[in-house]
Context: one part of a larger RNA
RNA sequence: UGACGGGGACCCGCACAAGCGGUGGAUGAUGUGGAUUAAUUCGAUGCAACGCGAAAAACCUUACCUACCCUUGACAUGGUCGGAACCCUGCUGAAAGGUGGGGGUGCUCGAAAGAGAACCGAUACACAGGUGCUGCAUGGCUGUCGUCAGCUCGUGUCGUGAGAUGUUGGGUUAAGUCCCGCAACGAGCGCAACCCUUGUCCUUAGUUGCUACGCAAGAGCACUCUAAGGAGACUGCCGGUGACAAACCGGAGGAAGGUGGGGAUGACGUCAAGUCCUCAUGGCCCUUAUGGGUAGGGCUUCACACGUCAUACAAUGGUCGCGACAGAGGGCUGCCAACCCGUGAGGGGGAGCUAAUCCCAGAAAACCGAUCGUAGUCCGGAUCGUAGUCUGCAACUCGACUACGUGAAGCUGGAAUCGCUAGUAAUCGCGGAUCAGCAUGCCGCGGUGAAUACGUUCCCGGGUCUUGUACA
Numbered sequence: 001u002g003a004c005g006g007g008g009a010c011c012c013g014c015a016c017a018a019g020c021g022g023u024g025g026a027u028g029a030u031g032u033g034g035a036u037u038a039a040u041u042c043g044a045u046g047c048a049a050c051g052c053g054a055a056a057a058a059c060c061u062u063a064c065c066u067a068c069c070c071u072u073g074a075c076a077u078g079g080u081c082g083g084a085a086c087c088c089u090g091c092u093g094a095a096a097g098g099u100g101g102g103g104g105u106g107c108u109c110g111a112a113a114g115a116g117a118a119c120c121g122a123u124a125c126a127c128a129g130g131u132g133c134u135g136c137a138u139g140g141c142u143g144u145c146g147u148c149a150g151c152u153c154g155u156g157u158c159g160u161g162a163g164a165u166g167u168u169g170g171g172u173u174a175a176g177u178c179c180c181g182c183a184a185c186g187a188g189c190g191c192a193a194c195c196c197u198u199g200u201c202c203u204u205a206g207u208u209g210c211u212a213c214g215c216a217a218g219a220g221c222a223c224u225c226u227a228a229g230g231a232g233a234c235u236g237c238c239g240g241u242g243a244c245a246a247a248c249c250g251g252a253g254g255a256a257g258g259u260g261g262g263g264a265u266g267a268c269g270u271c272a273a274g275u276c277c278u279c280a281u282g283g284c285c286c287u288u289a290u291g292g293g294u295a296g297g298g299c300u301u302c303a304c305a306c307g308u309c310a311u312a313c314a315a316u317g318g319u320c321g322c323g324a325c326a327g328a329g330g331g332c333u334g335c336c337a338a339c340c341c342g343u344g345a346g347g348g349g350g351a352g353c354u355a356a357u358c359c360c361a362g363a364a365a366a367c368c369g370a371u372c373g374u375a376g377u378c379c380g381g382a383u384c385g386u387a388g389u390c391u392g393c394a395a396c397u398c399g400a401c402u403a404c405g406u407g408a409a410g411c412u413g414g415a416a417u418c419g420c421u422a423g424u425a426a427u428c429g430c431g432g433a434u435c436a437g438c439a440u441g442c443c444g445c446g447g448u449g450a451a452u453a454c455g456u457u458c459c460c461g462g463g464u465c466u467u468g469u470a471c472a
Stems, first nucleotide, its partner, number of pairs: 001472002003469003007466007015456002019420005026311008034302002042053002064297007073127001077126002079123005086103007107116003129286002132284003138280002140275003143271001145269001150189006156165003169180003195263004200231007209221003213218001234257001237251005313413001317372005329360003334353002339348003379410001384405007426448007
């Protein structure tokens, strides 16, 4: 100087408390451990691994296993020789592969011969190739402490020195934020602001949007909205407290008040944290194989254990009828309307739309009415049977959905444990990426819309000062 303390003082955070809803019990989905297996590819492992890499494992993906094949190779550059490329087709084979037949001549230079470019094949070698190892050799990227308020430097001063001071102290703040004081005076990276979005108004613009006019055509741009610019919030004003400061408390005006709400933004560093399987890369290793191709299988197994979710156990509910109101997105081998067929998944159909125009697209909870009457039920829907639909070479291993039938566990969950402070929790639907198909996951969007916070003694994490130490 740090680190640590079941030392002290002060302060903060959904950290506790006060509340609301969960997990832990059931069934299912998904990930992991373990077990199994020819293989169940690999990585991630307290917080900070476990709906994680994976924003889609039937084939492909795919790295794993088995079998069958190739060896200058699927890919790059270079030498020699031959042929344009390419197209059609036979046999064998699971395919890859192996082995035949036929057609066919292009472009540039040149009168021609020929040469060249591109592409294909043969051959020799340099080499290619490796999701092989090492993240404890690395770059890059990322997580975490933590959006915590800290981390440092120059000069000066003090100390023999390591170092100290500044950065401590008195106040204050979300903040090393600001003020005052002070052997310090300044400065840098962080904080804040500048950026995006949302909330109010103004100006400009007015189609595909809107409608004070109109049945419509039209007309108009007031309103909604769209998208560019601007205004607005700064403790600016008033009162009080304070040290005449910084600031705090209350008020006015205002759409908004003291950082208005949300986002992006992550200092010096810590964890030899994670990643050699995104990529790059040192070293090591393989080179008729640890490289490459194909088919089938596996990653989808299942006495069990754990994590994260979905659906429930019902009456604030289930079912039926009626029927209202969004936002944000996506769409060209795409979204797909009207209409017809089907109980339905869906099929036919073909209009419109390269999209403020057309389509996806019916929002759902809510409201109103009817029924059920506390039951393992008109709750719950697992499982199973049969019949189908769709995608796709192909749904057996191993897809999703539909109809009919079946109707399991489950009556609110032990110890323990998680999230959340406002348009939040809870609850209700909608969209998108991935994608041929497949979403209870993820990322977004809006609808309805609470309760509670006395307080900081305690648990956890963090910050500042101080103290002890046989630790570094």
Notes: The part of an RNA shown here (small-subunit ribosomal RNA, 3' major domain) has 472 nucleotides and comes from Caballeronia glathei. Its mean pLDDT, the model's own confidence on a scale to 100, is 83. RNAcentral holds the full RNA, with entries from ENA, Greengenes and SILVA.